[in-house]
């Protein structure tokens, strides 16, 4: 100098002009003054909690979440530190949906002879042939029933042996533990559980359109009263007219409003913007609150700081 990796952070600053919204003050017609006004993810709504309504003797089913170990934080989800196992990278480091495939069911396109009780296309061997043996070799596939070598055989084959891989053990040793090392065994049991399912632990259900309060007009409902001995109405009274309803109270619902609802963002589910100039390499990404809080995941132009790794060159 280049490439990379991890951790943390910023993702705009200053000034002017024109607007939007909320709060306070002043004149209170509308303006003026002062102050507040999106994010690291406000997002997806994937988890957990607060809160609310309903349910709740006990047990079970269904459904959902979580799933290596130790320690710590947290109500919980989840996070942090160290470690184990598997995979990737030369490395720093990264990823893991990390319980179970010898309980059962199911799935596997294309290619290939054959895809799970195996199986014979070519090849090899036996045989005159029919037929039989053979998973060693070829070829296909993401995957072909352990791998390499020696022996063995008609040709072959864990058929036998050595080493390796894998599995198992009431074995031995190490570690708190996940797990690791060894011994022994029979020689082999394929993959997928983010397919159903099984095991362990945990979980009542629904969600702010939760839910609570106030509540008209009109039309229904209930009770009482007046009324053909003429109520009500015809602007107050009388006469007169008209001719079947009228008055009061109560209760439920609807429209609507308030709370829930944050206080230094915030509602009528409705504001948080735009232009110009300056410095600068440049102002440009993803995106935008709706009950609140804690996580996870996803998107993100560009920039800053620090640790580490690899490559090249020089001393």
């Nucleotide at each position: 100098g280049g490439a990379g990796u991890c951790a943390g952070c910023c993702g705009g600053g200053c000034g002017g002009c024109c607007g939007c919204u909320c709060c306070g003050g002043c004149c209170c017609a509308g303006g003026c003054c002062g102050g507040g006004g999106a994010g690291g993810a406000a997002a997806g709504u994937c988890c957990g909690g607060a809160c609310u309504u309903c349910a709740c003797a006990g047990g079970g089913c269904a459904c959902g979440g979580c799933g290596c170990c130790u320690g710590g934080g947290g109500c919980a989800a989840c996070c942090c530190a160290g470690g184990g196992c598997g995979g990737g990278g030369c490395g720093a480091c990264c990823c893991g949906a990390c319980g179970g495939a010898a309980a059962g069911u199911g799935c596997a396109a294309c290619a290939g002879a054959a895809a799970g009780c195996a199986g014979a296309c070519c090849g090899c061997c036996c045989g005159c042939a029919a037929g039989g043996g053979u998973a060693a070799g070829g070829g296909u596939g993401a995957a072909a029933c352990g791998g390499u070598g020696c022996g063995g055989u008609a040709a072959g084959a864990g058929c036998g042996c050595a080493c390796c891989a894998g599995c198992g053990u009431c074995c031995c040793g190490g570690g708190c533990g996940a797990c690791c090392g060894g011994a022994c065994g029979g020689c082999u049991a394929g993959g997928c559980a983010a397919a159903c399912c099984c095991c362990g632990c945990c979980g009542g259900a629904a969600g702010c359109a939760a839910g609570g309060c106030c509540g008209a007009a009109u039309a229904g409902g209930g009770a009482g009263g007046c009324u053909a001995u003429g109520a009500c109405c015809c602007g107050g009274c009388c006469c007169g007219g008209c001719g079947a309803g009228c008055c009061u109270c109560c209760g439920g619902g609807u429209a609507g409003g308030c709370c829930g609802c944050a206080u230094c963002a915030g509602a009528c589910a409705g504001a948080u913007g735009g232009c110009c100039g300056c410095a600068c390499a440049a102002a440009g990404a993803c995106a935008g609150a709706a009950u609140c809080c804690g996580g996870c995941u996803u998107a993100u132009a560009g920039g800053c700081u620090g640790g580490c790794u690899c490559c090249a060159a020089u001393c």
Model confidence (mean pLDDT): 78 of 100.
Predicted 3D model of a 315-nucleotide RNA (Bacterial RNase P class A) from a Pseudomonadota bacterium.
The RNAcentral record of the sequence draws on ENA.
Rfam family: Bacterial RNase P class A. About the family: Ribonuclease P (RNase P) is a ubiquitous endoribonuclease, found in archaea, bacteria and eukarya as well as chloroplasts and mitochondria.